[in-house]
RNA sequence: GAGUUUGAUCCUGGCUCAGAGUGAACGCUGGCGGCAUGCCUAACACAUGCAAGUCGAACGGUAACGGGCCCGCAAGGGUGCCGACGAGUGGCGGACGGGUGAGGAAUACAUCGGAAUUUGCCCAGUCGUGGGGGAUAACGUAGGGAAACUUACGCUAAUACCGCAUACGACCGGAAGGUGAAAGCGGGGGAUCGCAAGACCUCGCGCGAGUGGAUGAGCCGAUGUCGGAUUAGCUAGUUGGUGGGGUAAAGGCCUACCAAGGCGACGAUCCGUAGCUGGUCUGAGAGGAUGAUCAGCCACACUGGGACUGAGACACGGCCCAGACUCCUACGGGAGGCAGCAGUGGGGAAUAUUGGACAAUGGGGGCAACCCUGAUCCAGCAAUGCCGCGUGUGUGAAGAAGGCCUUCGGGUUGUAAAGCACUUUUGUCCGGAACGAAACGUGUCGGGUGAAUAUCCCGGCAAACUGACGGUACCGGAAGAAUCAGCACCGGCUAACUUCGUGCCAGCAGCCGCGGUAAUACGUAGGGUGCGAGCGUUAAUCGGAAUUACUGGGCGUAAAGCGUGCGCAGGCGGUUUUGUAAGCCGGAUGUGAAAUUCCCGGGCUUAACCUGGGAAUGGCAUUCGGGACUGCAAGGCUGGAGUGCGGCAGAGGAGACUGGAAUUCCUGGUGUAGCAGUGAAAUGCGUAGAUAUCAGGAGGAACACCGAUGGCGAAGGCAGGUCUCUGGGCUGACACUGACGCUCAUGCACGAAAGCGUGGGGAGCAAACAGGAUUAGAUACCCUGGUAGUCCACGCCCUAAACGAUGUCGACUGGUUGUUGGGGGUUUGACACUCUCAGUAACGAAGCUAACGCGUGAAGUCGACCGCCUGGGGAGUACGGCCGCAAGGCUAAAACUCAAAGGAAUUGACGGGGGCCCGCACAAGCGGCGGAGCAUGCGGAUUAAUUCGAUGCAACGCGAAGAACCUUACCUGGGUUUGACAUCGCCGGAAAACUCGUAGAGAUACGGGGUCCUUCGGGGCCGGUGACAGGUGGUGCAUGGCUGUCGUCAGCUCGUGUCGUGAGAUGUUGGGUUAAGUCCCGCAACGAGCGCAACCCUCGUUCGAUGUUGCCAGCGCGUUAUGGCGGGGACUCAUCGAAGACUGCCGGGGUCAACUCGGAGGAAGGUGGGGAUGACGUCAAGUCAUCAUGCCCCUUAUGUCCAGGGCUUCACGCAUGCUACAAUGGCCGGUACAAAGGGCUGCGAUACCGUGAGGUGGAGCGAAUCCCAAAAAGCCGGUCUCAGUUCGGAUCGGGGUCUGCAACUCGACCCCGUGAAGUCGGAGUCGCUAGUAAUCGCAGAUCAGCAACGCUGCGGUGAAUACGUUCCCGGGCCUUGUACACAC
Repeated sequence: GAGUUUGAUCCUGGCUCAGAGUGAACGCUGGCGGCAUGCCUAACACAUGCAAGUCGAACGGUAACGGGCCCGCAAGGGUGCCGACGAGUGGCGGACGGGUGAGGAAUACAUCGGAAUUUGCCCAGUCGUGGGGGAUAACGUAGGGAAACUUACGCUAAUACCGCAUACGACCGGAAGGUGAAAGCGGGGGAUCGCAAGACCUCGCGCGAGUGGAUGAGCCGAUGUCGGAUUAGCUAGUUGGUGGGGUAAAGGCCUACCAAGGCGACGAUCCGUAGCUGGUCUGAGAGGAUGAUCAGCCACACUGGGACUGAGACACGGCCCAGACUCCUACGGGAGGCAGCAGUGGGGAAUAUUGGACAAUGGGGGCAACCCUGAUCCAGCAAUGCCGCGUGUGUGAAGAAGGCCUUCGGGUUGUAAAGCACUUUUGUCCGGAACGAAACGUGUCGGGUGAAUAUCCCGGCAAACUGACGGUACCGGAAGAAUCAGCACCGGCUAACUUCGUGCCAGCAGCCGCGGUAAUACGUAGGGUGCGAGCGUUAAUCGGAAUUACUGGGCGUAAAGCGUGCGCAGGCGGUUUUGUAAGCCGGAUGUGAAAUUCCCGGGCUUAACCUGGGAAUGGCAUUCGGGACUGCAAGGCUGGAGUGCGGCAGAGGAGACUGGAAUUCCUGGUGUAGCAGUGAAAUGCGUAGAUAUCAGGAGGAACACCGAUGGCGAAGGCAGGUCUCUGGGCUGACACUGACGCUCAUGCACGAAAGCGUGGGGAGCAAACAGGAUUAGAUACCCUGGUAGUCCACGCCCUAAACGAUGUCGACUGGUUGUUGGGGGUUUGACACUCUCAGUAACGAAGCUAACGCGUGAAGUCGACCGCCUGGGGAGUACGGCCGCAAGGCUAAAACUCAAAGGAAUUGACGGGGGCCCGCACAAGCGGCGGAGCAUGCGGAUUAAUUCGAUGCAACGCGAAGAACCUUACCUGGGUUUGACAUCGCCGGAAAACUCGUAGAGAUACGGGGUCCUUCGGGGCCGGUGACAGGUGGUGCAUGGCUGUCGUCAGCUCGUGUCGUGAGAUGUUGGGUUAAGUCCCGCAACGAGCGCAACCCUCGUUCGAUGUUGCCAGCGCGUUAUGGCGGGGACUCAUCGAAGACUGCCGGGGUCAACUCGGAGGAAGGUGGGGAUGACGUCAAGUCAUCAUGCCCCUUAUGUCCAGGGCUUCACGCAUGCUACAAUGGCCGGUACAAAGGGCUGCGAUACCGUGAGGUGGAGCGAAUCCCAAAAAGCCGGUCUCAGUUCGGAUCGGGGUCUGCAACUCGACCCCGUGAAGUCGGAGUCGCUAGUAAUCGCAGAUCAGCAACGCUGCGGUGAAUACGUUCCCGGGCCUUGUACACAC
């Protein structure tokens, strides 16, 4: 920096990722070289080999080997004589080097100091090194034992051991003295001496004493060094002293005695964990983590203990004891210690060769040569890491083939390949070939020592000798593109996308999350991205994480202020002077090992790596200065703090006494049937006299009015009145003290209510409990009772949303208003005004805040101190401890689990929240549905099939404005396969249409007849074949289009501006008004768009024009009659056009508004009635079966053709209708008045026939002309008389008519007969506000006919009611709450 809490936002906050690094491991893969690194686990056990020896110039000597000499023919023997040397005595070294990290929290380590010590070998001075002695290994002899080993006797040497002498130093001492050493060996030699050895001289190496140095080691002090307080007290050698002992050395290190100390909240003691450091990793740094390799220190060496030797050890490859384990054994006894180098087993995710060499560096011994050295230097194994190189380079478009994708055009792989030209690093082969080597030693020259040309030492020169690595690095040559690429990822974070498969399966996943049939997230492929001999994963570390915040966070509401005060320690502290110098500042010095890091150079072809120099190492210590600030010491001051004096307010606290009202109870009186209680009731009380009322009495508790965002108190809290005692506060002016102050871990005190203990008290109230209700239940809410308790005294408990969810103290920073308690000014005084201190409230500048909000009473700006927080859950829980009589309180985790949990604000939605308003929403009415029968649709059941869809409103007389066949999609059966239909290519044909016959249920098959146009290219038709057709198969949750619904509800948005960190807000809210976001006014908004309205159609009035097929007033003709005729345009009507209505006019109201109420005029009045018109959007609403369409599926079938059947079934349930149940009616007769439609495959008149459906017949009419066509209710008259009827017509029987190829399944209608249920319909529910409801008929579409009682239109007759908006339903606006947002 990013992802992740939300619809979105800001914040808080956790989780996760990108980075770097690793002694790593695992998976896939693997060419080379250089440099590094390699048991992190079992300090588990170890076979085998090696890792510490050396010195003959200390010694006695001679086991083995070689040589010389002697004996021997030879084999062989002898001889320490020489080179050498086993074993032994002796010396030095085995305390170094190498390994490991078990233990250890201090006896360690780091840094800096110190004094009471020692130091083999080394360096430099000083002085010595004289003279004696006795033993003992080896060896010999004799034994013991399986072995390891060992015993006795005897011989022998020394640089082994012991004395004597001497004593410059040294040590002890009272300054008189006393004590204590030594070892020789080797080389050379001129004199002199000696038989010789040798003496003697000299050189070298030794030895003794002692001084100084260097190095190493021991000891002491200071500071620093992990976690836990759910470890708070620890300590008898403990702390100190004296005497003594001990040590190399100080010291309780040890001991005796004496004293009673010592350590600890600045964390003792205890528990857990851990080698420490230089450094390493990370990080901007501060920090955090770590302590492999390299280096310093410590500790350890099978486990535990102990000492010996020694300069040094309490000793890795020494000793003793004990233990465990292993091995040998003759069972009596013995041996061993890989945390040395290799190696083995084991453990483990995991870590190498039983290699070479002492050539170099270093170490031990030695005079030296030299020997030893698993230290070391090299090699081997491992991509374990870092660094470097390579797997080719250039050219090459026909953009090859192949792969993949595709919208079929193409795109991509891709200059990639091939091809052509070139190069040869690496690898292979051949050849050459290192640096690392300089010394020691030898020779020689010079110098020094010396008597010396001996030696020895130093320096120069010379020639040789010495290489594990290794025939390696490196160099040269040859051939040849030849020998060499993988891994992870591709939804976002995070660079990189498509196909197929799969279908919440298989699987993925670091977090968010993908997968339920179109998965860029699984698996695969193509392509791409990243890194590259590696790439991923896992583990663990730091970072990001300011997520423990020193740098650098917080605590009103997100986690977080202890309930409150007092107060010890601690922290912090006014002003001034002087001193001091602990802190502090400056200079210098020492130290801060090397390596590492950094800078500048150098060496490997580069780099990694190695190396030279420098810087750095923030530190510590010493010293010299400074004197501001803090501290310390001393002395002043008055402003902080306090005291005295005057005044004031107050439910501040404690105790005692006392008052009235009310409730309840008791007694008595009056009085009678109820009272009480609730939403309604019941339980309860009452005729044994309640309630009510009057009088008297008892008892307990609480204190009306005053009373108040009033007062007091630290908080909890405090309220009738009086008295006593007592704390605090405020204010005023002076005086006094002189920093006496603030905060406060532990501690102490107080601490509502409930609860506990003991003893009282008990009126009312009231947990528990009982009863009655409510309820699905009701262990509740409501009611009737009622016990603890509430009250008092004393003692506990110690918690609260103990809240201002805001710790205490102090300082500073604009204001306004109210109120409480003081004081001052002004005023004659009251009121009023004004200033000021202390409290308590409201609003608000700046500022702060995530926002809300806070705002001199801060959550502003600062200071001091305390407390507390670090994701949610688990959990304020468990365990432990402390407290409590108990209840319980205080302190306070972890396992496990989630990716969130939260705060504030925003927009919606919702609320049995509020306000305003509307709608046949309720109410007021009228008529229905729900009951009956039938019709139609649906569910269910059934069936071979009962095709499919529609399912709350918004499916159910819906798609379907017509299922007998057809339709038809379904079922059964029979056929067919380029197809019933379209286009194209190729081949062929002369036919095809039409018609006849045969078979068949038909499709179809067979046969006969019949034979096209042409511009001669062909077209049309048929047959065959290939592409393809076809699908009412799936997905309406892949879609377009269309539609329903909220809803004809008044809303939905945008631009610019403004406000807000932001989501968003404003506008669109407010005051009015409207049917309306309609309009007006106001307003940080100003405008605009889609909606509203208007423009359109229709009806209503008038006028103008026109006048047939329409009309007929007047004129005329004719008829029984009829606009029938001449004519007419007056009227109706038709068609076209115009006018008219706009709150225009008047009055009231209203903001001089919008508008509204009333009125006039008018056919119509405030939208005149009706229609068309449906904003942004919602419902993954409906439709893949109208159509179109992606993907999937079928292709001799899920296509297509045919016949028959089915969609018409029927125990049931539902929906929508029709007809009724009758007298406002039925029936019969007579009689009147429409509108709107339709008609040539048609409507069909007059007439005739039939009871009728209908038939015959055909005038007229493509229709303002003719026809359908009778309108019906109505009106007039008659009849029926309340009955299952003269109501009602279902059902059934019989007979017919019509349509049609065909009425069996399964048509409609007519006639005769039959005559069911039904007497107005439970809960519930629907429509309608006027030409409406109700009621009456007419027409049309579809259609051969019709199940139409449906639907769509038309007219006739023609009401009732609306007080009103409390309630039900739906909707709009504002507001409020929300833990909802797939939104109740």

This is a predicted structure of a 1384-nucleotide RNA (small-subunit ribosomal RNA) from an uncultured bacterium. Model confidence (mean pLDDT): 86 of 100. RNAcentral holds the sequence, with entries from ENA.